[in-house]
Small-subunit ribosomal RNA, central domain from an uncultured Gammaproteobacteria bacterium, 349 nucleotides, folded computationally. Model confidence (mean pLDDT): 90 of 100. The full RNA is in RNAcentral, with records from Greengenes.
Context: one part of a larger RNA
RNA sequence: CUGGGCGUAAAGCGUCCGUAGGCGGUCGGGUAAGUCGGGUGUGAAAGCCCCGGGCUUAACCUGGGAAGUGCACCCGAUACUGCUCGACUCGAGUGCGGGAGAGGAUGGCGGAAUUCCCGGGGUAGCGGUGAAAUGCGUAGAUCUCGGGAGGAACACCAGUGGCGAAGGCGGCCAUCUGGCCCGUAACUGACGCUGAGGGACGAAAGCGUGGGGAGCAAACAGGAUUAGAUACCCUGGUAGUCCACGCCCUAAACGAUGCCGACGAGCUGUUGGGCCCGAUUGGGGUUCAGUGGCGAAGCUCACGCGUUAAGUCGGCCGCCUGGGGAGUACAGCCGCAAGGCUGAAACUC
Numbered sequence: 001c002u003g004g005g006c007g008u009a010a011a012g013c014g015u016c017c018g019u020a021g022g023c024g025g026u027c028g029g030g031u032a033a034g035u036c037g038g039g040u041g042u043g044a045a046a047g048c049c050c051c052g053g054g055c056u057u058a059a060c061c062u063g064g065g066a067a068g069u070g071c072a073c074c075c076g077a078u079a080c081u082g083c084u085c086g087a088c089u090c091g092a093g094u095g096c097g098g099g100a101g102a103g104g105a106u107g108g109c110g111g112a113a114u115u116c117c118c119g120g121g122g123u124a125g126c127g128g129u130g131a132a133a134u135g136c137g138u139a140g141a142u143c144u145c146g147g148g149a150g151g152a153a154c155a156c157c158a159g160u161g162g163c164g165a166a167g168g169c170g171g172c173c174a175u176c177u178g179g180c181c182c183g184u185a186a187c188u189g190a191c192g193c194u195g196a197g198g199g200a201c202g203a204a205a206g207c208g209u210g211g212g213g214a215g216c217a218a219a220c221a222g223g224a225u226u227a228g229a230u231a232c233c234c235u236g237g238u239a240g241u242c243c244a245c246g247c248c249c250u251a252a253a254c255g256a257u258g259c260c261g262a263c264g265a266g267c268u269g270u271u272g273g274g275c276c277c278g279a280u281u282g283g284g285g286u287u288c289a290g291u292g293g294c295g296a297a298g299c300u301c302a303c304g305c306g307u308u309a310a311g312u313c314g315g316c317c318g319c320c321u322g323g324g325g326a327g328u329a330c331a332g333c334c335g336c337a338a339g340g341c342u343g344a345a346a347c348u349c
Stems, first nucleotide, its partner, number of pairs: 003321004007303002012317001014201004021194003025088007033081002035077008049065006091191001092188003095184005103177007110154001115149007125136002162169002206247006215241002220236004258316006266294012298305002322349003331342004
């Protein structure tokens, strides 16, 4: 440079925003850079190709011609692309009228339950297991009634329900705040898509400082089990789990499926809107947006996918190129550290 690929074989960056770049709707004018046609010049010789000639032939040598996809300039064409001018509204956005929601942040409030403490009642056990034991209990436990403290999580509602770009989000109320959907068609007039670098966000665990600590629980201790048992089971139990601020930046970060747009049979459930018909309540049809199931065509090695594509196309980015060595070494960058990102080779099958 090029081919073929990326749901499960190697391969979609965890997600979004966005710089450069790439790509770009409809109509008309100009220009003629790309593009196309013609011409002129040039494109050394040798070689290749064609026609001749010379060595008995050939190789070889030699004469002539053609070709030389290129470059420069001139003339011309104007469909497409570019540039430029004008216009448009269907892409995109704004306004206006409605709507749903565990979307985010902060503050406050609530009840159930566990644990602990105090008091009353009460007595010989409780707890735990396959069975036990460690453990707790006559210094009165378990159980029961009343009171109190404190932390964490929010049963039912709850739903292949909803919201969010992803990670993720679930008691109630208030404040602040992001996005989305439907309707309308008043406004802007291509303002768009993607996105190398870059930036932001990013579960859990982990780290720093300070706080908090009910339950749970790595580590750890003990009891069992066992040939052993550095486990599975049991009794305890510290980091941690929670909060604030600052880091870390990973994941089966999964739909193992990048984003945007267009096109192309349907049936059925469900969520949020609009419209029409009907109606006391119940409903029927249609349309837009989401979320499921099944399936035409088509695709796929198969499994399966199938208007939420893995179908048919277009634009842009990322990534793959046999297994092991290895996500290792070295180096650079980042990090307090743990480590992260980028990422080989020898050798070997």